[in-house]
RNA sequence: GCGGGCGUAGCUUAAUGGUAAAGCUCCUGCCUUCCAAGCAGAUAACGGGGGUUCGAUUCCCCCCGCCCGCUCCA
Numbered sequence: 001g002c003g004g005g006c007g008u009a010g011c012u013u014a015a016u017g018g019u020a021a022a023g024c025u026c027c028u029g030c031c032u033u034c035c036a037a038g039c040a041g042a043u044a045a046c047g048g049g050g051g052u053u054c055g056a057u058u059c060c061c062c063c064c065g066c067c068c069g070c071u072c073c074a
Base pairs, nucleotide, nucleotide: 001070002069003068004067005066006065007064010024011023012022013021018054027041028040029039030038047063048062049061050060051059
């Protein structure tokens, strides 16, 4: 450089052209002599830009990052 795949919360995964759902973690409360466990609650996310659309996380283009394969140079 070429081709392919992936990018969602602190972590691991969902879902969908109609406004994002869970588990773990963290925080608060309950329980407990205390801790753990358990119960309840709260907070937090679609990599960036542009386009199409009434509406884009989803479709298209570019960029960025990660992974795989190939090629060249050293």